This is a predicted structure of a 94-nucleotide RNA (THF (Tetrahydrofolate) riboswitch aptamer) from uncultured Traorella sp. The source organism's lineage runs through Bacteria, Erysipelotrichia, Erysipelotrichales, Erysipelotrichaceae and Traorella. It matches the Rfam family "THF (Tetrahydrofolate) riboswitch aptamer". The family has 101 seed sequences and 747 matches in Rfam 15.1. Model confidence (mean pLDDT): 75 of 100.

């Protein structure tokens, strides 16, 4: 002075499901509670739960206890790809 490195984010495909009699998602108030590269600190920033607020949807067929196509900033999980410790400080390789 250079660098690896995690949890995690995001996007693309694939499968399974939920919803379409509107939950989810997304948005915002208030409160609690997590966790943030091997070690410590650690937020005004991530997430998560819980009570409320504003907005707000796409169904169409069919052989109709249901299926089949769609539709939802919809959930999981496998697979590529890209990003990647707010920061500080030691600590690892060169």
């Nucleotide at each position: 002075c250079a660098g690896a490195g995690u949890a995690g984010a995001g996007a693309u495909a694939u499968a399974u499901g939920c919803g379409u009699u509107a939950a989810g998602u997304a948005u915002u108030g208030g409160c609690u509670g997590a966790a943030c590269g091997g070690g410590g600190a650690g937020u005004u920033g991530u997430c998560a739960g819980c009570c409320g607020g504003g907005c707000g949807a796409a169904a169409a067929g069919a052989u109709u206890u249901u299926c089949u196509u769609g539709c939802g900033g919809u959930a999981u999980a496998u697979a590529u790809c890209u990003c990647g410790c707010a920061u500080c400080c030691c600590a690892c390789u060169g």